This is a predicted structure of a 477-nucleotide part of an RNA (small-subunit ribosomal RNA, 3' major domain) from uncultured Halioglobus sp.
RNAcentral holds the full RNA, with entries from MGnify.
Rfam family: Bacterial small subunit ribosomal RNA.

Context: one part of a larger RNA
This record gives sequence, structure tokens and C1' cells, in this order.
RNA sequence: UGACGGGGGCCCGCACAAGCGGUGGAGCAUGUGGUUUAAUUCGAUGCAACGCGAAGAACCUUACCAGGCCUUGACAUACUGAGAACUUUCCAGAGAUGGAUUGGUGCCUUCGGGAACUCAGAUACAGGUGCUGCAUGGCUGUCGUCAGCUCGUGUCGUGAGAUGUUGGGUUAAGUCCCGUAACGAGCGCAACCCCUGUCCCUAGUUGCCAGCGCGUCAUGGCGGGAACUCUAGGGAGACUGACGGUGACAAACCGUAGGAAGGUGGGGACGACGUCAAGUCAUCAUGGCCCUUACGGCCUGGGCUACACACGUGCUACAAUGGAACGCACAGAGGGCAGCAAAGCGGCGACGUGGAGCGAAUCCCACAAAACGUUUCGUAGUCCGGAUUGGAGUCUGCAACUCGACUCCAUGAAGUCGGAAUCGCUAGUAAUCGCGAAUCAGAAUGUCGCGGUGAAUACGUUCCCGGGCCUUGUACA
Repeated sequence: UGACGGGGGCCCGCACAAGCGGUGGAGCAUGUGGUUUAAUUCGAUGCAACGCGAAGAACCUUACCAGGCCUUGACAUACUGAGAACUUUCCAGAGAUGGAUUGGUGCCUUCGGGAACUCAGAUACAGGUGCUGCAUGGCUGUCGUCAGCUCGUGUCGUGAGAUGUUGGGUUAAGUCCCGUAACGAGCGCAACCCCUGUCCCUAGUUGCCAGCGCGUCAUGGCGGGAACUCUAGGGAGACUGACGGUGACAAACCGUAGGAAGGUGGGGACGACGUCAAGUCAUCAUGGCCCUUACGGCCUGGGCUACACACGUGCUACAAUGGAACGCACAGAGGGCAGCAAAGCGGCGACGUGGAGCGAAUCCCACAAAACGUUUCGUAGUCCGGAUUGGAGUCUGCAACUCGACUCCAUGAAGUCGGAAUCGCUAGUAAUCGCGAAUCAGAAUGUCGCGGUGAAUACGUUCCCGGGCCUUGUACA
């Protein structure tokens, strides 16, 4: 000087408390451990691994296993020889591949040849998701959006160092004020950026429709309008600005008015010096090491989907604030041409048929659902719950056996609110309801977004956890 303390003081955070809803019990989904296996590829492992890399494993992916094959190689550059490239068909084979076969003679040319491509040969070389993240770059997590981390000069100390950065107030903040052997400065904080909340201006189609007119069973459907909504560009607005009080005549705090908004309005992006030899050699790059008829490459099939069990994360429930039936209302944000697909028709349905329209403020996906109204069920393993299984189908795709999703009929398991323990959340939040997108042929209860309905509680900081500042002890560095 740090670190640590079941030392002290001050302060903060959904840290506790106060509340609301969960997890831990059930079934299923998913990840992991373990076990099994020819293989169940690899990585991630307290917080900060475990719906994680994976925004999507039937083949492919795929890195694993078995078998069948190749050896200048699937890919790059250079050399020689031959052939344009390319294309049709047949045979063998699981295919890779091997054999046969048809059409085709192009482009430039100094007529030597050349450019692109294919085949054969030889050598330099290719190739490796092989090892080392404890050799690395880059990127990332984490403490933590915590308020800290430092420097120059000066001063003090023999020195390590100290001072500044401590103190009195204050703040979300090393934020600001005052004091001060310090005076200044840098990286952080804040602001500048984006979205959202109010108003104004400009613009008015594909969006809008107040007033006028036309038309319809009905609809901005039409003429028209530019007010309103909206769209998207510009601007205004909030600054403790005003007033009162407290305060040290300060910073600031409390209250009031005005205002759409008030003291950082709400949300996002943004992550200091550093810590964890944290994570990643399997995104990529890369040193070293290793393999080279194989640790490289191609193919078929299998595996990553196994299952006594254990854990994490979720979904669905256990019902009446509910289930079911009928009626009926209101979003936002997205996506669409190898695409989204309407009306109509067929089917109980998944879906089929159909193909209008739309590269989309125009058309489509697309009925939002909870809510609301009426009826029914009457506390029951039920008209709750839907696992499991049997049968019949639909769709995608060469192909759904291992191993897809969906539909219909039948079946109807566990489950009556969950031990010890444990998680999230302070407001348009929690809870609850549906909708969309990325990936994607197909395959979400995951992920990322969107809106609808919409709470309870916070006395307080003694205690648990994490953190900041000052101080104290130390046999620790």
C1' cells in the first nucleotide's frame, strides 16, 4: 500500500422486510449428469454451465460409428499431354463409382497458339471440426451502469509511498458547493444519439372523411375535401426556469403554481483502470506440436432421438374468478415472388381444389384472444385434467421404420395446490390473454419482438446477500 475480520461509523441495491405470482410434488417438453452403446461427435461446469454454442440433428447438416471406396486428392497455385464446354441414353452397384453410348465442334488468333472448362500424368503441395484458450489475436461473460481508476507539476517522507481523491454538506453519480499543500488534467458519471409522451409547421397517396354532393342492402364505394386521425421530415417544449420555505449569503432539499410532461419524464444504445491464467484453437485468424494410401477425402446405413436413475429450465394442470355451447366487440408490430394467397367449391377436420389480387400504408397471411351477453354443469377424479395407447387420415419431402408435425374417432393415466428449501417482480411493472418474426422443405411448450386487460405492497434498514467511502486490528501478500 492492499486484502481480510462472526471490528466500528456512514450509505446504496427487489438485499431483507411488506406484497403478488411461481419453482421444489404430477404428466409432458427441453438441456445436463450418470449409465448404456459399434457410435450415443465436440464444447460450456458455483454465482457468470445446464430451452447454453444449436435463429430449428429424418438424408444433408455431422464433426461420431459400421461397412464399401479414393490417394496431387472435394478445394488453391504452377508444369506436360489430350479433349471445346456441355449433353442424351443404357448396364452393374446400397451408393460412391465403374463400363458403354448419343448429340455438339463454340470464342480470340500474328495460324505457332491462347482464354475458360474437362480428363490423364508427375512433383512442389493441398487437406485436418487433430492437440495446446496455460503460447496468442479477435470477440464475449462477470464484478457492474458499481462510482470509481489514474496522471503532470508541486509539497511531505531516508524509502515503499502519501497528498491531490481526506474533511463539512449534497447527489443516482469523484454530482455539485464550501473548506483545504495542493493546483490542474485524463479515462469513467452526466449530456450529445435512438424510441416513446404534448403541440406547431410542411406534405397528402396506397392512408384519412368533418362539412357539401352522388350511389348502395351495406362499405371512403365515387365526385370532392386537407379539417381530424395517421404517415415522416423539420421545429417548439423541461432549464430547479418562476414563487414560498429550509440551508452556511453555497450546493442542494421540501412544497406550490403553470404545464402533455417536473426535478435523470419513461425506455434503449452506451460498460472506466482492472479481476477471474474466466470462456472460445469447433465462427474466424494464428505460433508450436502431430497425421500424410490417413487423424485427409467420397458414399450408403446407423448414431447425435438410447434409459434403472439424479438435477436445471419450461409448458399443461389439479378446476366454478372455472369447463363447455351459442352470440358479439376492440390491437400493435411484423412477413410475403422458388413467396403470401382471397372469394367460391369439396371434406367433421388436418387439408384439398381454385386461382382473383399483391414485389404491397393498395392485395394476402389475418378470425386477435382474454373481455362482454345468454345458457349449462354443482364439487364429483367430475362436462376438471389431458398423458398414454388403438384405429383411420392430412401435409412437407427422393425418403417420415429407427426419428416429423398436424387432424378425426376411440381410450382416458398421474394430478385435489405440492417437505426441507428456493426464484422473479416496485407500474403500464407483476400477473394474465392472444398475435407476429428469425431459423426453416417440414419440424417450438424455446428465443426475439408486439400489443390487450391490468393489480398488491414498501413501516423501515435490526438481520441475510452483494457493493461503495472513511476508520481500526492483523503473525496474510